This is a predicted complex of two RNAs, RNase P RNA and transfer RNA, with 441 nucleotides together. Rfam match: Bacterial RNase P class A. By type it is a ribozyme.
[in-house]
């Protein structure tokens, strides 16, 4: 010096003045005092849980959604390790990674042809009109063989190389690519290795399917409870082989009138609600994700919504300036500071983030 | 807070087995007119809201941001 990778902080303190929850005291104008008060994403609402409450949610269609293998996990589409594939000299990093020999669809223009392959030019064989210096010549045509070459497309039916042929071809050998089947290693993915096969298998599944496997719906404005209220009516409509009741449907279940509108009422206050797959320290098994075991602590709960505001020192950055000149010190001026901000909770993920730190490796000189 | 949609020219709006982005209105020219509006004709306008990816090819199929809308007629 240039890069990977991992973890962490993301302003401190003092003073005033506020805002909020609880506990206590004085006492209803409320006042005082202890104590606690946003984050790595609180955020997008993408996925998975816990809880609640509907019809216990049983079959059937549909529909959704994940997709290499093990393994964590309360549970995933996350996490780890591992396979295989791609980039990088490396550290490492990324991966919608099952299946187009079940079936059906699409491949626009281009081009001979785009999927039972096919003969636009070129190549070679045979006939043969002509031409001709009379050659073992050159040629329109015509039948017929060729996927070696040219062209044309995102893609053209293995790929190089030698033999072989008229001229070519997996026609034939070799080597890689592919396929089967068998052995070895590995829980497995999947490597490896030898036999055989002359190629049969274009590309698309983030087309529509197939296959394997998971999904009852809905959300804390779910929900419970208190007080009021929801009264008592009026029109339409539908109907008892019916309505209705939260899944998309339809059987099975439960209820028995149900939907709309007229005009009238009600939107308050408690719960849920903060002990939790909690936090931190140590020991322990695992490569690791993570698991056990002790021991220690309580750590936000609002509801038009608290968690803030100025000042003053440090720190932190521009700039200039003096010393020194490898890092650096001193002063002076300026900036006022990233993204954002709970709303039931909890575990990914993904997306935003000024500036800083600490630790492992890689390459280069 | 919790759920749902939508974003294509100025505007309102289409565009399906994924294959040259299109209509009205508006803008600007032109013919009719004595002039103007009507009208007929011609024209110009596009990052399909941004990024990325699948695919030969994306307004469309996937992901991920940005905007914006939908409340007693989405949800007390």
């Nucleotide at each position: 010096g240039a890069g990977c990778c991992g973890g962490c902080c993301g302003g401190a303190c003092a003073g005033c003045c506020g805002c909020u929850g609880g506990c206590c005291c004085a006492a209803u104008g409320u006042g005082g005092g202890c104590c606690g008060g946003a984050g790595g994403a609180a955020a997008g609402u993408c996925c998975g849980g816990a809880c609640u409450c509907c019809g216990u949610a049983g079959g059937g269609c549909a529909g959704a959604g994940u997709g290499c293998c093990a393994g964590g996990u309360a549970a995933u589409g996350c996490c780890u390790g591992g396979g295989c594939g791609g980039c990088g000299c490396g550290a490492g990093c990324c991966g919608a990674c099952g299946g187009c020999c079940a079936g059906u669809g699409c491949c626009a223009c281009a081009g001979a042809a785009a999927a039972u392959a096919u003969a636009c030019c070129g190549c070679c064989c045979g006939c043969a009109a002509c031409c001709g210096u009379a050659a073992u010549g050159g040629c329109a045509g015509c039948g017929g063989g060729u996927a070696a070459g040219g062209g044309u497309g995102a893609a053209a039916u293995g790929g190089u190389g030698c033999g072989g042929u008229a001229a070519g071809a997996g026609c034939g050998c070799a080597c890689c690519g592919c396929g089967u089947u068998g052995g070895u290693g590995g829980c497995a993915a999947c490597a490896u290795c030898a036999a055989c096969g002359g190629c049969a298998c274009g590309g698309u599944a983030a087309a529509c399917c197939c296959c394997a496997c998971u999904c009852g719906g809905a959300g804390c404005a779910a929900g419970a409870c208190c007080a009021a209220a929801u009264a008592g009516g009026g029109a339409u409509c539908c109907a008892u082989g019916g309505g209705c009741g939260u899944g998309g449907c339809c059987c099975g279940c439960g209820c028995c009138g149900g939907a709309u509108u007229c005009g009238g009422g009600u939107a308050g206050g408690u719960c849920g609600c903060a002990c939790g797959a909690g936090a931190c320290g140590c020991g322990u098994g695992g490569c690791g994700a993570u698991g056990c075991g002790c021991g220690c602590c309580c750590c936000a709960g609002a509801u038009g919504a608290a968690u803030g505001g100025c000042u003053g020192u440090c720190a932190c950055g521009u700039u200039c300036c003096g010393c020194g000149u490898c890092u650096g010190c001193g002063g002076a001026u300026c900036g006022a500071u990233a993204c954002a901000g709970a709303a039931u909770c909890c575990g990914g993920c993904u997306u935003a983030u000024a500036g800083g730190c600490c630790g492992g490796c890689u390459c280069c000189u | 807070g919790g759920g749902c949609c939508g974003u294509u020219a100025g505007c309102u709006c289409a565009a399906u087995u994924g294959g040259c982005a299109g209509a009205g209105c508006a803008a600007g020219g032109g013919a009719c007119u004595c002039u103007u509006a009507a009208u007929c004709c011609c024209u110009a306008g596009g990052u399909u809201g941004g990024a990325g990816g699948u695919u030969c090819g994306a307004u469309u199929c996937c992901u991920c941001c940005a905007c914006g809308g939908c409340u007693c007629a989405c949800c007390a």